[in-house]
């Protein structure tokens, strides 16, 4: 350096259940055990999840205001989208460290 056919020490732990934290996503710790050779550690690229803040655009409201149920302003509600951000390393690439073992 390549590889993970067969071995050994061991390692981690899906989904589901019980606490706890977050608005979600999701996290952490117990239990578990579906995989995993990096299922170690890093959000740099891309993709996926969430959208309490924030926009837009459309309904509603005889809402408050302009002499005004229709216009215009604004306020809330709500619904789609878009998003600051936040997650996801067990979705891939990147980077970086590392156990056995096997060819070279």
């Nucleotide at each position: 350096u390549u590889c993970g056919a067969a071995a050994a020490a061991g390692g981690c732990a899906u989904a589901c259940c019980c606490g706890c934290c977050g608005a979600a996503a999701g996290g952490c710790g117990g239990g578990g055990g579906c995989g995993c050779a990096a299922a170690g550690c890093u959000u740099c690229u891309g993709g996926c999840c969430u959208a309490a803040a924030g926009g837009u655009u459309g309904u509603c409201g005889u809402g408050c205001g302009g002499a005004a149920u229709c216009c215009c302003g604004u306020c809330g509600a709500u619904a789609a989208c878009c998003c600051a951000a936040g997650g996801u390393a067990g979705c891939a690439g990147g980077g970086u460290u590392g156990c056995c073992g096997a060819a070279u």